[in-house]
RNA sequence: CCCUCACGUCAGGGGAGUCCCGCCUAGGGGACUGAGAGGCUGACAGGGACCGCCCAUGGGCGGUUCCGGUGAAGCGACCCUUUGAACCUGACCCAGUUGAUGCUGGCGUAGGAAGACCGAAGGGCAGCUUU
Numbered sequence: 001c002c003c004u005c006a007c008g009u010c011a012g013g014g015g016a017g018u019c020c021c022g023c024c025u026a027g028g029g030g031a032c033u034g035a036g037a038g039g040c041u042g043a044c045a046g047g048g049a050c051c052g053c054c055c056a057u058g059g060g061c062g063g064u065u066c067c068g069g070u071g072a073a074g075c076g077a078c079c080c081u082u083u084g085a086a087c088c089u090g091a092c093c094c095a096g097u098u099g100a101u102g103c104u105g106g107c108g109u110a111g112g113a114a115g116a117c118c119g120a121a122g123g124g125c126a127g128c129u130u131u
Stems, first nucleotide, its partner, number of pairs: 001124003008117003011081004017032005039075003043070002046067010087112003093106004
């Protein structure tokens, strides 16, 4: 000096599915696969109860609280970063299985996919010194 590379530092990428039961003025629980199945805050639209006000008998407005939904902005958990099946596409794919599901296999040596720095130990090359 080169190679490989543990550890470390900083940075980046990604998914969150399929079902069941209960409650019935709003308070929940469970099953499957998986590392992880949207935990917290916020956003959007809707709804229930209660309170207040207004018009008036049926509505309107505001407040408090709660519910599930959409969605994925911030935080968190988890996985992955080229040695890249983390994850996406093909795909409303094919076969099997299941109560159901990317649940299992195929597709798949397919097409994509997020990295830099530092550098212990080891190895190699060269020079110098000594014998």

The RNA shown here (TPP riboswitch aptamer (THI element)) has 131 nucleotides and comes from Paracoccus denitrificans. The prediction has a mean pLDDT of 76. Rfam family: TPP riboswitch aptamer (THI element). Rfam's curators write: Vitamin B(1) in its active form thiamin pyrophosphate (TPP) is an essential coenzyme that is synthesised by coupling of pyrimidine and thiazole moieties in bacteria. RNAcentral holds the sequence, with entries from Rfam and Ribocentre.